[in-house]
RNA sequence: CUUAUCAAGAGCGGUGGAGGGAACGGCCCUGUGAAGCCCGGCAACCUGUUGAGUCAAGGUGCCAAAUCCGGCGGUGAGACGCAAGAUGAG
Numbered sequence: 001c002u003u004a005u006c007a008a009g010a011g012c013g014g015u016g017g018a019g020g021g022a023a024c025g026g027c028c029c030u031g032u033g034a035a036g037c038c039c040g041g042c043a044a045c046c047u048g049u050u051g052a053g054u055c056a057a058g059g060u061g062c063c064a065a066a067u068c069c070g071g072c073g074g075u076g077a078g079a080c081g082c083a084a085g086a087u088g089a090g
Stems, first nucleotide, its partner, number of pairs: 001090006011039001013038003019029003024070003040063003044060003047056002067084001071082003
């Protein structure tokens, strides 16, 4: 850069000690214990497998809230499109 997906799913564990939710603004989560690490789990893409998105969990990913909300276009309000971001594959 191209392309697909992003309203489903996943811990009442150990460790750790104050932060975290991309950035900014909100709004939230957090000493009834944040991040990180370990273990555990989920099954989106790849992979293997199957009559079958059936099963597995090897690679990546993920496990508060719609990608937590928001921006631009559009509308009565929406839907929807675009942007930005995340993840996979190339």
This is a predicted structure of a 90-nucleotide RNA (SAM riboswitch aptamer (S box leader)) from a bovine gut metagenome. The prediction has a mean pLDDT of 82.